A computed fold for a 387-nucleotide part of an RNA from a Gammaproteobacteria bacterium, annotated as large-subunit ribosomal RNA, domain III. RNAcentral holds the full RNA, with entries from ENA. NCBI's taxonomy places the organism under Bacteria, Pseudomonadati, Pseudomonadota, Gammaproteobacteria.
Context: one part of a larger RNA
RNA sequence: GAGUAACGAUAAUGCGGGUGAAAAGCCCGCACGCAGAAAACCCAAGGAUUCCUGCGCAACGUUCAUCGGCGCAGGGUUAGUCGACCCCUAAGGCGAGGCCGAAAGGCGUAGUCGAUGGGAAUCAGGUUAAUAUUCCUGAACCGCUGGUAACUGCGAUGGGGUGACGGAGAAGGCUGGAUUAGCCGGCUGUUGGAUAUGCCGGUUUAAGCGAGUAGGUUGAGGGCCCAGGCAAAUCCGGGCUCUUAAGACCGAGACGUGAUGACGAUCUUCUUUUUUGAAGAGAAGUAAUUGAUGCCAUGCUUCCAAGAAAAACCUCUAAGCUUCAGGUUAUCAGUGAUCGUACCCCAAACCGACACAGGUGGGUGGGGUGAGAAUCCUAAGGCGCUU
Numbered sequence: 001g002a003g004u005a006a007c008g009a010u011a012a013u014g015c016g017g018g019u020g021a022a023a024a025g026c027c028c029g030c031a032c033g034c035a036g037a038a039a040a041c042c043c044a045a046g047g048a049u050u051c052c053u054g055c056g057c058a059a060c061g062u063u064c065a066u067c068g069g070c071g072c073a074g075g076g077u078u079a080g081u082c083g084a085c086c087c088c089u090a091a092g093g094c095g096a097g098g099c100c101g102a103a104a105g106g107c108g109u110a111g112u113c114g115a116u117g118g119g120a121a122u123c124a125g126g127u128u129a130a131u132a133u134u135c136c137u138g139a140a141c142c143g144c145u146g147g148u149a150a151c152u153g154c155g156a157u158g159g160g161g162u163g164a165c166g167g168a169g170a171a172g173g174c175u176g177g178a179u180u181a182g183c184c185g186g187c188u189g190u191u192g193g194a195u196a197u198g199c200c201g202g203u204u205u206a207a208g209c210g211a212g213u214a215g216g217u218u219g220a221g222g223g224c225c226c227a228g229g230c231a232a233a234u235c236c237g238g239g240c241u242c243u244u245a246a247g248a249c250c251g252a253g254a255c256g257u258g259a260u261g262a263c264g265a266u267c268u269u270c271u272u273u274u275u276u277g278a279a280g281a282g283a284a285g286u287a288a289u290u291g292a293u294g295c296c297a298u299g300c301u302u303c304c305a306a307g308a309a310a311a312a313c314c315u316c317u318a319a320g321c322u323u324c325a326g327g328u329u330a331u332c333a334g335u336g337a338u339c340g341u342a343c344c345c346c347a348a349a350c351c352g353a354c355a356c357a358g359g360u361g362g363g364u365g366g367g368g369u370g371a372g373a374a375u376c377c378u379a380a381g382g383c384g385c386u387u
Base pairs, nucleotide, nucleotide: 013031014030015029016028017027018026032384033383034382040364041363042362043361046344047343050342051075052074053073054072055071056070060068061067080141081140082340083339084338086119087118088117092113093112094111098107099106100105122139123138124137125136126135142336143335144334145333146332147331148330149329150328151327152326153321154320158316159315160314161313166303167302168301169300172296173295174294177290178289179288180287181286182203183202184201185200186199187198204262205261208257209256210255215250216249217248218247219244220243221242222241223240224239225238226237228236229235263285266281267280268279269278270277304307350359351358366378367377368376
């Protein structure tokens, strides 16, 4: 220079009460305003205690601060079912032997790793200051091991099936949700009108189990033969023939049960200076319309560029075992380890030197208007962007 520029989106504040040495900024209340395919909610990545409580205000916070993602202390993350680990493989990595190479090393078989993919099983309510599909209550399910009972050809690192997959399009059946009516409880006002066909609030309930629907796929069963599936096969495949027109499989939703439960507007009692906290009781809890981008559906139709693999699962036999062992079904009992789990997550907590108008993958995403996830207004929940 200069007490100048600036104080980081022009979404917006005002009043009352509280606390306090002190209040524009903290807490409570009442108004007002802003976003609302988000400025709401839940995850992944990343961060690593920032979460909650008490105490505090030097510094940090572009001002103040009694407040804080700040300082100090204490507390907080509970799983057979969520995710990882685990089983399986892809691209790719490593690679016994092997091949190549002055050396270092390169390539690569069998293998062994490697998810962004495949593979068993949980829901509803309640609860904490802070965790919950993890705790509690209620109701379930799966794997493994063992016992019992009945029946019984079991057996794999091998064979076969399945797993198992592209793009586009169309129609249908449903559901979440929404709207309205009915029902239940309450209300009738300091403005001109308003006891009604008015106003306000509520009308919620899962997985599982039962039966198997709309719909989809496939013809089904028996006998004989066989050069194929590296051996074998009753399995798969091929051929011949007989019988037969429903049989099998998949499959949302609805219905019943789960539920004489839970939840539930509201009310009562106790407590708290206020805020609050605890206990108890508890009404109605139905229907219609509409309707998804979700489910049936890895379906159907169609097209050419012809759209992973392996394990799990089912089945077949080989060696072998065949009074044993093993297998199937039912039922009972036992068992289910380890790691993650707080909190932020379009952000003041991640990446940007900052509490930075930037960047950041996935899921949910109500109502009115509308073709719409556009636009404007709005609900829930959230904010008024730290002078």